[in-house]
RNA sequence: UAUUUAAAUCAAGCGCCUGGACUGAUCGCACGGAAAAUGGAUCAGUUGACGAGGAAAGAGGAGUAUCGAAGAAUCGGCGGAUGCCUCUCGGGACGACUCACGCCCGUAAGUUGGGAUCAAAAACAAAAGGGUGACCUUUUGGACAAAAAUCUCAACAGUGAGAACG
Numbered sequence: 001u002a003u004u005u006a007a008a009u010c011a012a013g014c015g016c017c018u019g020g021a022c023u024g025a026u027c028g029c030a031c032g033g034a035a036a037a038u039g040g041a042u043c044a045g046u047u048g049a050c051g052a053g054g055a056a057a058g059a060g061g062a063g064u065a066u067c068g069a070a071g072a073a074u075c076g077g078c079g080g081a082u083g084c085c086u087c088u089c090g091g092g093a094c095g096a097c098u099c100a101c102g103c104c105c106g107u108a109a110g111u112u113g114g115g116a117u118c119a120a121a122a123a124c125a126a127a128a129g130g131g132u133g134a135c136c137u138u139u140u141g142g143a144c145a146a147a148a149a150u151c152u153c154a155a156c157a158g159u160g161a162g163a164a165c166g
Base pairs, nucleotide, nucleotide: 014079015078016077017076019075020047021046022045023044024043025042026041027040029039030038050068051067052066057088058087059086060085061084089106090105091104092103094102097162098161099160100159101158110156111155112154113153114152115151116150117149124141125140126139127138128137129136130135
């Protein structure tokens, strides 16, 4: 230094690469022919998601699981994931109480709408370093989102049964 085994740590636009795209080398291949270029083959490399947002009751299920920016390979594939669905458990509000159903929530909680808060990074430009190159790492500068979430305002607002009060 390499390989193998074991253990630990580390992630969610997260990880990986057998397709593709791009780069280099070689070729007794194709075309061309003075040669080159182009195509192809082999080998070795590079690339392969820019941030915002998002979590825990238990079990299971499916699985391309929110939002925009840039760009037009952020293509394609594999794995995973805080999302989604079902059941169970527990709970909330519906304008006095209890139960059941419907709706909603898993520290929040009926439906709809408005307002405020919040509100970026890359790309871009200029540089430094590494590499034959494709590209990689980093610094500086100036910007530009949407959704979600929180707060607030307004409107609408249950069904059935029981009991209580008048």
Model confidence (mean pLDDT): 77 of 100. GlmS glucosamine-6-phosphate activated ribozyme aptamer from Tuberibacillus calidus DSM 17572, 166 nucleotides, folded computationally. It was read from a public genome assembly, where an Rfam model found it. Rfam family: glmS glucosamine-6-phosphate activated ribozyme aptamer. The literature on the family includes a 2004 paper in Nature by Winkler et al., "Control of gene expression by a natural metabolite-responsive ribozyme". Rfam's curators write: This entry contains a glucosamine-6-phosphate activated ribozyme that is found in the mRNA for GlmS. GlmS is an enzyme that uses fructose-6-phosphate and glutamine to generate glucosamine-6-phosphate. The ribozyme catalyses self cleavage of the glmS mRNA that is thought to regulate GlmS activity. By type it is a riboswitch.